The part of an RNA shown here (small-subunit ribosomal RNA, 5' domain) has 486 nucleotides and comes from an uncultured bacterium. Model confidence (mean pLDDT): 87 of 100.
[in-house]
Context: one part of a larger RNA
RNA sequence: AACGAACGCUGGCGGCAGGCUUAACACAUGCAAGUCGAGCGCGCCCUUCGGGGUGAGCGGCGGACGGGUGAGUAACGCGUGGGAACGUGCCUUCUUCUCCGGAAUAGCCCUGGGAAACUGGGAGUAAUGCCGGAUGCGCCCCUUGAUCGUGAGGUUUUGGGGGAAAGAUUUAUCGGAGGGAGAUCGGCCCGCGUCGGAUUAGGUAGUUGGUGGGGUAACGGCCUACCAAGCCGACGAUCCGUAGCUGGUUUGAGAGGAUGACCAGCCACACUGGGACUGAGACACGGCCCAGACUCCUACGGGAGGCAGCAGUGGGGAAUCUUGGACAAUGGGGGCAACCCUGAUCCAGCCAUGCCGCGUGAGCGAUGAAGGCCUUAGGGUUGUAAAGCUCUUUCAGCGGGGAAGAUAAUGACGGUACCCGCAGAAGAAGCCCCGGCUAACUCCGUGCCAGCAGCCGCGGUAAUACGGAGGGGGCUAGCGUUGUUC
Numbered sequence: 001a002a003c004g005a006a007c008g009c010u011g012g013c014g015g016c017a018g019g020c021u022u023a024a025c026a027c028a029u030g031c032a033a034g035u036c037g038a039g040c041g042c043g044c045c046c047u048u049c050g051g052g053g054u055g056a057g058c059g060g061c062g063g064a065c066g067g068g069u070g071a072g073u074a075a076c077g078c079g080u081g082g083g084a085a086c087g088u089g090c091c092u093u094c095u096u097c098u099c100c101g102g103a104a105u106a107g108c109c110c111u112g113g114g115a116a117a118c119u120g121g122g123a124g125u126a127a128u129g130c131c132g133g134a135u136g137c138g139c140c141c142c143u144u145g146a147u148c149g150u151g152a153g154g155u156u157u158u159g160g161g162g163g164a165a166a167g168a169u170u171u172a173u174c175g176g177a178g179g180g181a182g183a184u185c186g187g188c189c190c191g192c193g194u195c196g197g198a199u200u201a202g203g204u205a206g207u208u209g210g211u212g213g214g215g216u217a218a219c220g221g222c223c224u225a226c227c228a229a230g231c232c233g234a235c236g237a238u239c240c241g242u243a244g245c246u247g248g249u250u251u252g253a254g255a256g257g258a259u260g261a262c263c264a265g266c267c268a269c270a271c272u273g274g275g276a277c278u279g280a281g282a283c284a285c286g287g288c289c290c291a292g293a294c295u296c297c298u299a300c301g302g303g304a305g306g307c308a309g310c311a312g313u314g315g316g317g318a319a320u321c322u323u324g325g326a327c328a329a330u331g332g333g334g335g336c337a338a339c340c341c342u343g344a345u346c347c348a349g350c351c352a353u354g355c356c357g358c359g360u361g362a363g364c365g366a367u368g369a370a371g372g373c374c375u376u377a378g379g380g381u382u383g384u385a386a387a388g389c390u391c392u393u394u395c396a397g398c399g400g401g402g403a404a405g406a407u408a409a410u411g412a413c414g415g416u417a418c419c420c421g422c423a424g425a426a427g428a429a430g431c432c433c434c435g436g437c438u439a440a441c442u443c444c445g446u447g448c449c450a451g452c453a454g455c456c457g458c459g460g461u462a463a464u465a466c467g468g469a470g471g472g473g474g475c476u477a478g479c480g481u482u483g484u485u486c
Base pairs, nucleotide, nucleotide: 001485002484003483005482006481007480008479009478012358013357014356015355016354017353018351019350020316025314026313027312029311030310031309034061035060036059039058040057042055043054044053045052046051068269069268070267077194078193079192080191081190082189083188086186087185091182092181093180094179095178096177097176098175099133100132101131102130108124109122110121111120112119113118139162140161141160142159145156146155147154148153167174168173169172195241196240197239202232203231204230207229208228209227210226211225212224213223214222244266245265246264247263248259249258250257251256271292272291273290274289275288294305295304296303297302322348324347325346326345330344331342332341333340334339361391362390363389364388371382372381373380374379395427397422398421399420400419401418405413430475431474432473433472434471435456436455437454441470442469443468444467445466451458452457
């Protein structure tokens, strides 16, 4: 000097920021991801008979973002600089199409099982859901030639094969299918850098390389069969311990050290372990399946759950907040839109946790009042301090007005900020220290006791070092102590 601090004493106001560092311990309750009727049929309600509202369901898009946490990870995880063998919904742009058919199924109805969660059977039904056929600008695969290039390969060309679509409405818009280009985002590979231990010295069989095959969006032992016997290592392999990494933060003149809270980028995780499905994208926090531990319901047959989302509870701990308001703004999802959703976000609440600012009054005032303390008893000091006189009214209080933020309209914050007026010095000072280091001294009490203490050390009868008082020094809404880093 610093702090995500804690503890003790004290505490007036405001602005800005921060607030479970411990048990990635367990969680009651509410909310945190929906939306579309301009894809579809049905039930119910209203109807001016045009239609509108609403409910469950099929279908589409979104739920892979946003939000949390730091367990794991010493790794291409991160940082930085390169690379080639890739994908990319929505968006932009260019281009070509959008033709003809079919079979189901949920909801609903009937009926059965079950305590429930849920589930079996039957008849009928719609679509931008599913399937078949046609068409193929361009696209993909095989093939032929030409041309450019050292080559990988690029451009072009012959023949054969392959595969698409969906319509809606408020009638001029929104869609759907194939393909090219772009943008964005992402997957992959490599060089270098990235903690400690040698009381860890050898490690490795898909291991290292090759060939064929498979697989992937894509390269690759990624996987597999065969072949070879390699590959890594004192420039520290392997093993063990510790740890998310970075921009930064902090300290320091710097070099360096320490650190990674808040904010931002990347990574990893979502009760524990494993797995895939769907999808442009996941091996998916508030999706699915299996196993395990735990909790709950049960009619004992069987089921339900996952706060490391926002609040909140118990527990642990020296220690860390409200079960608040609003979608007004910014942004996100859905929708043509109106709009709906959004504990992201914007705000408010609590806490001196920190930083910054302000106040607790100003001027005059000596019989240097009283009281206190000391005293050589003369006096000294507290001390212009008080009283008293003259003023001021910041902040807090009361009354009135009242925004910008957002505009075509819409303001949670908020009757807030701010402005005006009113009253009255009125409501507002503490904490630590005074032997040396180190700024600030006397008296009384105590008597190696009680106690102090960061180091040196004080205390055994005159203690500036203990306790009290007066006085003084320092900082100030704080001051000290403890812890940690430089």